Annotation: Small-subunit ribosomal RNA from an uncultured organism, 1402 nucleotides, folded computationally. The RNAcentral record of the sequence draws on ENA.
């Protein structure tokens, strides 16, 4: 401190009574007396007191709540000469004489009750009459004083009217009439006090008047009459919201938000209305009426009002005890004692807030145990933390003591005093409470949590989970290695609290007064004119409103602040001061502003003389062109397009000539030239007319600037009425284009475009830049004046306009820059995240179209500006590439081979998928390979390391049996090595056994290493320092040339450097030199049928080492005397000679976990291992890559010639023989410049075939074989005989190649037992073409646009589909709120009348 919600409804108790010293009295207790039936009745107000009753005072305070109210309600300051005030205080005066009732009580009586009714009797400080009347009130006068005014006030005369109450214990307490005070209230006024203009007009008692009524009092407060006023853009009226203030929270302040507790004021008391009583109420615990609700009832009728304190229900996220006491402080009554007091003081509940305290302190390393903690397995961390030792006792427990708050009052006694009264003494009074506090004893004893740990933001790891579960304030995290989810360990920060949610301020200069903006981010009104308003030149006087200074009053207390004091401290409390920044009054000052008076000329304007101009309006008029009409000439087309067609034309078009008609627009001049406020204005002439500029004088004397509303103008389109209509031309029609083409193109063509009058009122109405004035470098064009110099070309100055560049400055940048977007002043308009939306509703305007004004719900976390780097463009420029073009040959059609997809299958293992997968991994699947399937086996395992035991045999080799084999069983052979102290030990091998482990071609290439592809052998990619820019970044690297090249040169705020390019390397082309075997053979010699065969030679070829050579070096020309290019010479080769190797920074989460390695996950008698068989070889089909062909540039037959590079001992094999052949048998030589593979083939020569499915083509199939191999069925290659398919050069489309290339021809090698149309190499023969860079593809540089950045395979708009939601419409039906008119109408007040009553008037 504690119902912020339901001013929702309330059970029960209490919250306002008191006075017997006002009264009649006696229901109660006591006492006394009497009677007797000894426990009952009666009597006595006698005592204490007092029920009920009459009477007085109080109940209008205190307490609660915030419904209503936007108001003099509140705050503040005034006024009341327009007022009231019980109790209280002061002063003066007075209290005489009478009277009638009525409650109670008694009797009777009605009613269930509440409550009555009738009769009789009675009292008062109740009520009434008379007397007195200083005074008061009223009326009529008189004389003063005084005020701003209405008026106020004093004295005084006369008349009328009006008073009283007693009680008592004799101390006193009351009563009446007056005056004054105090207190409290009432009324009026200035100023302040919420939102909406999509509320702009409101008002009939309305505004005023004199009069009357009413009130305590002023007042249309009320009434009749008269007048027609009153309020409003300085916001009336209306709507919505709200109690106001002191103060509280926040903030540097200015502000913003709030109105709990405490204090002041207001309003209300179930809802609405009303009055009564009273000093005071229109009355929370009074009355009456109406209504709703609840309760009682005998059904006739009655009762009630917690927004008092507790408490209950309900509502709600949410707020306490049906407590104690009048001891204190106050209140009412009373003479007092005292009574009453849910005011108040206390206690209870709630960590709701603030404050204070504790939960220990010191030592203590074996750095303990423990932790489903972490780990590199060594350890680390928790952690001096614990244990343990010592100490302390706030707190706690027990016991004991124990307050302050109390002093009055009253009472008894004493003293003083003239009266009030004062002083002293004694006794008495505490709910809280045996509480605060204090002492003694005991013992670490009784006491720690909640949130957080991705960044903001202090604090990290493991596990689980796997875009799930979840987190999240913002950004965001989670899709198998999550510091972000969920635990755990640890950690950082707070702490009896900690977090969350809501709310407010701050940060937010993000409504900007302090303190913002408007060219492009939101934002300048389309333009002018001008009203109100705001602002305003120079000098002087007056005034003193603003302003400044002083003084006075007020600004309650509390709060805040400062100082001091009291609770052990603090929170808290007390005192003092300051503050309360305001309002009012007054005195003074006069710089500035205002007001007023006088003056001035520089702002503004007028007059005079000149000047330029598509400025506006009206009328007239000219020529060119177009179309149409008539006629002439003339003939077949015209027109139109990218190309066409529709259309026009033999009924004579187009073309051409002549004549005529019509309407519209004005070529050239023409110009970032001119004019106008903007919109806008263009042939010529005339008339009317506005504005502007220049020059020099004169005049007026601030007359000015801006401008909410208002008014006017305002392109095009559109609308209305009437004209006009040549051309053009929405709509429309036709023709094309297209997938479509309601378009772009073409042929026609209506409104319209034109004129007159009237509307509309908007545009990217733009300089996206409101107007005015002043100041602040220049340079250079142009336009209109004017001055001046002049050599007459021109130069210089000045005023006005219009452009470009640019300094300072400004700007986020772009840019602006005396024509400001710079620096200042004044005024207006406008903005406040995007969308919804310039929409809806309302209002105004409009004939309509529509215009103006102009939201919200909801939704998003962005939307936007300027600039940067990339990427992209059916943008531009330059350049390159077999990119196109020019050529040659292919693919796509056929058959076959091979790979892939798909399908099938028990399995057809897996991977590669645009280029950059598809004769790819695979340089070679019958078994093996092999990873797949079926079946059969094994379980520390086929393989590695380690422990224990056994054994020196086992293993191994051979054989036999069972079995498909793995495997199992049996037999035979075999009988380990080293050291030794000879005891043994060690090693080795095998077996058994237990466990660690092995094993996995299982998953993840999106966890990785390594390797590779690709852009691309494209010419690029970067860095340091400097400079520029707020920055991203730029510069360098761009530019001019040049190159194959970021190659080089030149220039340049750049200077250098690196990775790339090039070169260095290999090979090839020429020469020289060295060396000559296995290679060579010119000369010499020998020999052969022949052969470098031999002697020999070292010349040549060749081999393989080393050198030379090529560098734009030389010449000419071009270019910038450059780089370089073109041509030439020489040379084997010429401009990187040809080829290769070599692949920058990076891109594609490109490929590969199945080469290998590897994190994590998974399997462990199986996803491991072994074995047999099968499969990878399937086949309706589709695609890729190849081979062979379709034939005569050919096929076949015969003859004959010339290579290079490789390979060879598990090999190549000459030669001979056999076989038609594949091959077989025998076999020399060769580990190779020696021997072999090895015949090269195309070519060439001769012959034949003669255009046909053939003497082309060879598939397919049958038969017979050869070879390899354990094995050839699924499933090898080859040979021979026979068979002889498709195919006659291939649609759309598409590939390769620029020279020793394509094409064509053969040869070799790797893999390999065997298997090549594939791959990798080798040589032979050997072309065609390139005008050129428009186009296709890819790439490089510069530039431009961009809403792209996953970067155009981007981004993005709308319909539709499906589901869902909301709204609209709908026969009707029902309720709520508000306005207006009328009807009925309670209580009540005032009036009138009547009945009735009355002693106190006659």
């Nucleotide at each position: 401190g504690g119902c912020c919600u339901a001013a929702c409804a309330c059970a029960u108790g209490c919250a306002a009574g008191u006075c017997g010293a006002g009264g009649g009295g006696u229901a109660c207790a006591g006492g006394g007396g009497a009677g007797c039936u000894u426990g009952c009745u009666c009597c006595c107000g006698c005592u204490g007191a007092c029920g009920a009753c009459c009477g007085g005072c109080g109940c209008a305070c205190g307490g609660g709540u915030g419904c209503g109210g936007a108001a003099c309600g509140c705050g503040u300051a005034u006024g009341g000469a327009a007022c009231c005030u019980g109790c209280c205080c002061c002063u003066g005066u007075c209290a005489g004489a009478g009277g009638a009732a009525u409650a109670g009580c008694c009797c009777a009586u009605g009613g269930a009750a509440a409550c009555g009714u009738g009769g009789a009797u009675u009292a008062a400080u109740g009520c009434c009459u008379c007397a007195u009347g200083g005074u008061a009130u009223u009326g009529u006068g008189a004389a003063g004083u005084u005020g701003c005014a209405u008026g106020a006030u004093u004295u005084u005369a006369c008349a009328a009217u009006u008073a009283a109450a007693g009680a008592u214990u004799u101390a006193u307490c009351g009563g009446a009439c007056a005056g004054g005070g105090a207190u409290g209230g009432c009324c009026a006024u200035g100023c302040g006090u919420a939102u909406c203009a999509u509320u702009a007009g409101c008002u009939a008692g309305u505004u005023g008047g004199g009069g009357a009524g009413g009130u305590a009092a002023c007042g249309g407060c009320u009434c009749a009459c008269c007048a027609a006023g009153g309020c409003g853009a300085c916001g009336a009226u209306g709507a919505u919201u709200a109690g106001g203030g002191g103060c509280c929270c926040u903030g540097a302040g200015a502000g913003g938000g709030g109105g709990a507790u405490c204090c002041c004021c207001c309003a209300c008391a179930c809802u609405g209305g009303u009055a009564c009583u009273g000093a005071g109420a229109c009355a929370c615990g009074g009355a009456c009426c109406a209504g709703a609700c609840u309760c009682c009832u005998a059904c006739g009728g009655g009762a009630g009002g917690c927004a008092g304190c507790a408490g209950u229900g309900a509502g709600g996220a949410a707020u306490a005890u049906u407590g104690g006491a009048c001891a204190a402080u106050g209140g009412u009554c009373g003479g007092a004692a005292g009574a009453c007091u849910g005011a108040u003081c206390c206690a209870g509940c709630c960590a709701u807030g603030c404050c204070g305290c504790g939960u220990g302190c010191a030592g203590g390393a074996a750095g303990a145990c423990g932790g489903c903690c972490c780990u590199a397995c060594g350890g680390g961390u928790u952690g001096u933390a614990a244990a343990c030792u010592g100490c302390u006792u706030u707190u706690c427990u027990a016991c004991a003591g124990g307050a302050a708050g109390a002093a009055a009052g009253g009472u008894u006694c004493c003293c003083u005093u003239g009266c009030g009264a004062g002083g002293g003494a004694g006794a008495u009074u505490g709910a809280c409470g045996g509480u605060a506090c204090u002492g003694u004893a005991g013992g670490a004893a009784u006491a720690a949590g909640g949130a957080c740990c991705g960044g903001c933001u202090a604090a990290c790891u493991c596990c689980g989970u796997g875009c799930c579960a979840g987190c999240a304030g913002c950004c965001g995290c989670g899709g198998u290695a999550a510091u972000a989810c969920g635990u755990a360990u640890g950690g950082g920060g707070c702490a009896a609290g900690c977090g969350u949610u809501g709310u407010u301020c701050g940060g937010a200069a993000u409504c900007a007064c302090u303190g913002g903006g408007c060219g492009u981010a939101a934002a300048g009104g389309g333009a002018g004119u001008g009203u109100a308003g705001g602002c305003g030149g120079a000098a002087a006087g007056g005034u003193a409103a603003g302003u400044u200074a002083g003084a006075a009053g007020u600004g309650u207390a509390a709060u805040c602040c400062a100082c001091g004091g009291g609770c052990u401290u603090a929170a808290c409390c007390c005192g003092u001061g300051a503050c309360u920044c305001g309002c009012u009054u007054u005195u003074a000052a006069u710089a500035c502003u205002g007001c007023u008076u006088u003056u001035c000329u520089u702002g503004a304007g007028u007059a005079u003389g000149g000047g330029a101009g598509a400025g506006g309006g009206a009328g007239a008029u000219a020529g060119a062109a177009u179309u149409c009409c008539a006629g002439g000439u003339g003939u077949a087309g015209c027109g139109g397009u990218g190309g066409a067609a529709u259309g026009c034309g033999u009924a004579g078009a187009u073309a051409u000539c002549u004549g005529g008609a019509a309407g519209a627009a004005c070529a050239c001049c023409a110009g970032u030239a001119g004019c106008g406020a903007a919109g806008g204005c263009g042939g010529u002439c005339u008339c009317c007319u506005g504005g502007c500029c220049c020059a020099a004088u004169a005049c007026u004397g601030a007359c000015g600037c801006u401008g909410a509303g208002g008014c006017u103008c305002g392109a095009a389109a559109g609308c209305g009425u009437g004209g006009g209509g040549a051309g053009c031309g929405a709509a429309c029609a036709g023709g094309a284009u297209u997938a479509g083409a309601u378009a772009c193109c073409c042929u026609g063509g209506u409104a319209g475009u034109c004129c007159a009058c009237g509307c509309c009122g908007u545009a990217a109405a733009c300089g996206a830049u409101g107007g005015a004035c002043a100041c602040u470098a220049g340079a250079u064009g142009u336009u209109g004046g004017u001055c001046u110099c002049u050599u007459c070309g021109g130069g210089g100055g000045u005023c006005g306009g219009u452009g470009u560049c640019g300094u300072a400055g400004c700007u986020a940048a772009c840019g602006c820059g005396u024509u400001a977007a710079g620096u200042g002043u004044c005024c207006c308009g406008c903005c406040u995240g995007g969308g919804a939306a310039g929409u809806a509703c309302g209002c105004u305007c409009g004939c309509a179209a529509g215009a103006g004004u102009g939201a919200a719900a909801c939704u998003c976390a962005a939307a936007g500006g300027a600039a940067u780097u990339g990427a992209c463009g059916g943008g531009g420029g330059c350049c390159c590439g077999c990119a196109c073009a020019a050529g040659c040959g292919g693919u796509g059609g056929a058959g076959c081979a091979u790979g892939u997809g798909c399908u099938u299958u028990a399995a057809u293992u897996c991977g590669a998928u645009g280029c950059a997968a598809c004769g790819c991994g695979a340089a070679g699947a019958a078994c093996c390979u092999u990873a797949c399937c079926u079946g059969g086996a094994c379980u520390u395992g086929a393989c590695a390391u380690g422990g224990g035991g056994g054994u020196g045999a086992a293993a191994g080799u051979u054989u036999u049996c069972a079995g498909a084999g793995a495997u199992g069983a049996a037999a035979a052979c075999c009988c380990u090595u080293c050291c030794u102290u000879c005891g043994g030990g060690a090693a080795c091998g095998c077996c058994c056994u237990a466990c660690a482990c092995a094993g996995g071609u299982g998953c993840u290439g999106c966890a990785u290493g390594g390797u590779u592809g690709u852009c691309g052998u494209c010419a690029g990619c970067u860095c340091g320092u400097g400079u520029c820019g707020u920055g991203a970044g730029a510069u360098g690297u761009u530019g001019g040339g040049u190159u194959a090249a970021g190659u080089c040169c030149c220039g340049c705020a750049a200077c250098g450097a690196g990775c790339g390019c090039a070169a260095c390397c290999c090979u090839u082309g020429u020469c020289c030199u060295u060396a000559g075997u296995u290679g060579c053979c010119a000369g010499c010699g020998g020999g052969u049928c022949a052969u470098g065969c031999c002697g020999g030679g070292a010349a040549c070829u060749c081999u393989a080492g080393g050198g030379a050579g090529a560098c734009u070096g030389c010449c000419u020309g071009g270019u910038a005397c450059a780089a370089c290019c073109a041509g030439g010479a020489g040379g084997a080769a010429g401009g990187u000679g040809g080829g290769g190797a070599u692949g920058a920074c990076g891109u594609c989460a490109a490929a590969u976990c199945a080469u290998c390695a590897u994190g994590g996950c998974c399997c462990u008698u199986a996803c491991g291992u072994c074995c047999a068989g099968g499969g990878c070889u399937a086949g309706a089909c589709a695609c890729g890559u190849g081979c062979u062909a379709c034939a005569a540039u050919g096929g076949c037959c015969g003859g004959u010639a010339c290579a290079g590079a490789g390979g060879g001992c598990u090999g190549c094999a000459a030669g001979a023989c056999u076989g038609c052949g594949a091959a077989g048998u025998c076999a020399a030589g060769c580990c190779a410049a020696u021997c072999c593979c090895u015949a090269a083939a195309a070519a060439c020569c001769g012959g034949u075939c003669u255009c046909a499915g053939u003497u082309c083509g060879g598939a397919u199939u049958g038969g017979a074989g050869u070879c390899u191999g354990c094995a050839a069925u699924u499933c090898g290659a080859c040979u021979c005989c026979a068979u002889g398919a498709a195919g006659g050069u291939g649609g759309a489309a598409u590939c390769g190649c620029u020279a020793g290339u394509a094409a064509u021809c053969g040869c070799g090698g790797a893999u390999c037992a065997g298997c090549a149309u594939g791959c990798c190499g080798c040589g032979g023969u050997g072309a065609a073409u390139a005008c050129g860079u428009u186009c296709c593809c890819g790439g490089g540089c510069c530039u431009u646009g961009u809403a792209c950045a996953c970067a155009c395979c981007g981004c993005c708009c709308g319909u539709c589909a499906a589901g869902c939601c909301a709204c609209g419409a709908a026969a009707g039906a029902u309720g709520g709120c508000a306005g207006u008119g009328c009807c009925c109408g309670a209580a009540g007040u005032c009036g009138c009348u009547a009945c009735u009553c009355u002693a106190a008037c006659c």